[in-house]
Transfer RNA from a Candidatus Zambryskiibacteriota bacterium, 72 nucleotides, folded computationally. Its Rfam family is "tRNA". Rfam classes the family as a transfer RNA. The sequence is in RNAcentral, with records from ENA.
RNA sequence: GGUGCAGUGGUGAAGAGGCAACACAUUGAUCUGCAAAAUCAACAUGCGCGGGUUCGAUUCCCGCCUGCACCU
Numbered sequence: 001g002g003u004g005c006a007g008u009g010g011u012g013a014a015g016a017g018g019c020a021a022c023a024c025a026u027u028g029a030u031c032u033g034c035a036a037a038a039u040c041a042a043c044a045u046g047c048g049c050g051g052g053u054u055c056g057a058u059u060c061c062c063g064c065c066u067g068c069a070c071c072u
Base pairs, nucleotide, nucleotide: 001071002070003069004068005067006066007065010024011023012022018055026042027041028040029039030038048064049063050062051061052060
């Protein structure tokens, strides 16, 4: 330098045009003599950046950035 894949809350991780799951974590409550565990509930500045297409983009297209793998 070229090709491919990936980038989503604090962490992991689904979703692939119409309002973003789930698990863990966190917070509160119940329970307990106190804790832990368990149960219930709640919360979150989450779609890498800039353009384009579209009534509408996390999703499609282009460029860029970062990471990984391969090729030379």